[in-house]
Model confidence (mean pLDDT): 84 of 100. This is a predicted structure of a 328-nucleotide part of an RNA (large-subunit ribosomal RNA, domain IV) from a Bacteroidales bacterium. Taxonomically the source falls in Bacteroidales (Bacteria, Pseudomonadati, Bacteroidota, Bacteroidia). The RNAcentral record of the full RNA draws on ENA.
Context: one part of a larger RNA
RNA sequence: UCAUGGCUAAGGAACUAGGCAAAUUGACUGCGUAACUUCGGGAUAAGCAGACCCUACGCGAGUAGGGCGCAGAGAAAUGGUCCAGGCGACUGUUUACCAAAAACACAUGGCUAUGCUAAAUCGUUAAGAUGAAGAAUAUGGCCUGACACCUGCCCGGUGCUGGAAGGUUAAGAGGGGGACUUAGGGUCAAACCAAAGGUCUGAAUCGAAGCCCCAGUAAACGGCGGCCGUAACUAUAACGGUCCUAAGGUAGCGAAAUUCCUUGUCGGGUAAGUUCCGACCUGCACGAAUGGUGUAACGAUCUGGACACUGUCUCAGCCAUGAGCUCG
Repeated sequence: UCAUGGCUAAGGAACUAGGCAAAUUGACUGCGUAACUUCGGGAUAAGCAGACCCUACGCGAGUAGGGCGCAGAGAAAUGGUCCAGGCGACUGUUUACCAAAAACACAUGGCUAUGCUAAAUCGUUAAGAUGAAGAAUAUGGCCUGACACCUGCCCGGUGCUGGAAGGUUAAGAGGGGGACUUAGGGUCAAACCAAAGGUCUGAAUCGAAGCCCCAGUAAACGGCGGCCGUAACUAUAACGGUCCUAAGGUAGCGAAAUUCCUUGUCGGGUAAGUUCCGACCUGCACGAAUGGUGUAACGAUCUGGACACUGUCUCAGCCAUGAGCUCG
């Protein structure tokens, strides 16, 4: 000097990004216990007291009085507590070795596919297998994420589902060309003719799905306006006009895990508060299962505060044990 452990006057978070670390609390017994609540909880809430020895009373548990010690759960072990807010309902799961969380999962809700050789998946377009020795109260896919109250408008675009009159349209059919091949015909023999096939060609014509087209569908992907005027103070605009749109954001919430300007403004808490809580609404750029708003319980969660407590600090000191270095 470092590591680990112990003690500390007065103060008690002044430390610090932050009470990080440490300290406090602690088992048992008796009493007592709030808001809120899904009536189960919250709750070991909080808080108060007790414990050793002697005497009296009592069957006893115990009650009352007294006594001693630094100390009576005499060692060890063994919750610090409360208030408010955010997020996620919860128990669970996760980045083996920097992240345990508000992420994932979850019960719940919804949409969708699938009638059995099911859909979906694996497999070489196979056999076969999973699904399932199941059968729509089932199985697969997608989203949401307990519970309570709810979940508005838009189908123009994209997707999906259905439709089929018309348009477009591939291979192919069919048409055309030359005459490559040879069945056949033809001839005394040839020449020659030549179906089919093959080949080349191309604006005749025919030709499916798809696309165009017509509908439906948003708990499908998604989207949810602008300008101007107007009330007998002013201000504001219930009201009116106009342009555009598929439709112009409903309920609820709102400087929010979302607010740039911004430390917004007002109120609360502090002597003093860029954080925090309650409001306001001017929402740069909330908003309804990419769910909205609440919510008891829960959380090694995040934020703010209070009490208790302390070497975190004012400001350091001492002790024990060990290690490296130095001396020996």